[in-house]
C1' cells in the first nucleotide's frame, strides 16, 4: 500500500433486523448495617456512542470520508 476486525462511562463489555429515557459487571462517591473497618443492602454521580459529513420522519445502529489500534497479504 491492499483487504478485514475493533473503536460506547474510569475498566470490562452489550446493545449489531434504524425507534422514540443509551444500558449491565467491575470502580468512585453517599446513606444503612457496624465500636471502627471489611461483607452486604439502598440510591447517586459519570457517556452528545473515536471525528467529520451524508442518507432518513428518526442514525450507537446505514453510506462516505478520516484518525487509533489489532490481524493477514504484499
Nucleotide at each position: 500500500g491492499u483487504g478485514c476486525c475493533u473503536g460506547u462511562a474510569g475498566c470490562u463489555c452489550a446493545g449489531c433486523u434504524g425507534g422514540a429515557u443509551a444500558g449491565a459487571g467491575c470502580g468512585u462517591c453517599a446513606g444503612a448495617c457496624u465500636c471502627c473497618g471489611a461483607c452486604u443492602c439502598u440510591g447517586a454521580a459519570g457517556g452528545c456512542c473515536g471525528c467529520a459529513c451524508g442518507u432518513u420522519c428518526a442514525a450507537a445502529u446505514c453510506g462516505u470520508g478520516u484518525c487509533a489500534g489489532g490481524c493477514a497479504c504484499g
A computed fold for a 74-nucleotide RNA from a Clostridia bacterium, annotated as transfer RNA. Rfam family: tRNA. Rfam links the family to the GO term triplet codon-amino acid adaptor activity. Rfam classes the family as a transfer RNA. The coordinates come from a structure-prediction model, not an experiment, and the mean pLDDT is 81.